[in-house]
């Protein structure tokens, strides 16, 4: 320096244009002498900025970070 892939919750994955979701994990409520189990709840995220569109996590550009491959 050129390609191509990826990029959503704290972690692991889903979501092919129309309400953002699961499991783990974390808070806190029953339960217990108390932990752990259950049970019934909360909080928490679309890498960034632009464009198509009624309407974008998703399509298209650009930039950024990861990782492969070429030189």
């Nucleotide at each position: 320096g050129a390609u191509a892939u990826u990029g959503u919750a704290g972690u692991u994955c889903a979501g092919u244009g129309g309400u953002a979701g699961a499991a783990c994990g974390c808070c806190a409520u029953u339960c217990u002498g108390a932990u752990c189990c259950a049970a019934a709840g909360g909080a928490a995220a679309c890498a960034a900025c632009g464009g198509u569109u009624c309407g974008a996590a998703u399509c298209c550009g650009u930039u950024c970070a990861a990782u492969a491959u070429c030189a």